This is a predicted structure of a 95-nucleotide RNA (Glycine riboswitch aptamer) from a Hyphomicrobiales bacterium. The model forms 86% of the base pairs in the Rfam consensus. The coordinates come from a structure-prediction model, not an experiment, and the mean pLDDT is 77.

RNA sequence: GAAAUCUCAGCGGAAGAGUCCGUUCCGGUUCUCCGGACGGCGCCGAAGGCGCAACCGCCCCGGAAACGCUCAGGCCAAUGGACCGCUGAGAGAUG
Numbered sequence: 001g002a003a004a005u006c007u008c009a010g011c012g013g014a015a016g017a018g019u020c021c022g023u024u025c026c027g028g029u030u031c032u033c034c035g036g037a038c039g040g041c042g043c044c045g046a047a048g049g050c051g052c053a054a055c056c057g058c059c060c061c062g063g064a065a066a067c068g069c070u071c072a073g074g075c076c077a078a079u080g081g082a083c084c085g086c087u088g089a090g091a092g093a094u095g
Stems, first nucleotide, its partner, number of pairs: 005091009018041001020040003024037005042075003048071001049069003055063003
C1' cells in the first nucleotide's frame, strides 16, 4: 500500500412480442373513439420462480447459465427490465 471480485446506492445505455377479437358494465366523449374490468385466441422472455446441466468448488455434498419451461411478468407509450459502463460507500484487508 493494493487489485480482481462481491454487496448496496446514484447516473446513463438496454431487447423481444397483438395498441388482436368480443361482451356486459363503468368513466371520458370532439359521436365514434380512448381508458379500465371481464372473457377468448395468439405471441415474448432479460424482473422473479422452476427444471436440466456444461462447468466450478471446501468434492460428504454444495454452487450453478444469457439453455429450457412459461407459474408469474410482459406484447402503443409510460413503468418495469437481465446485463453493461462510470462514480461513491462497505467488504476483500488488522491483508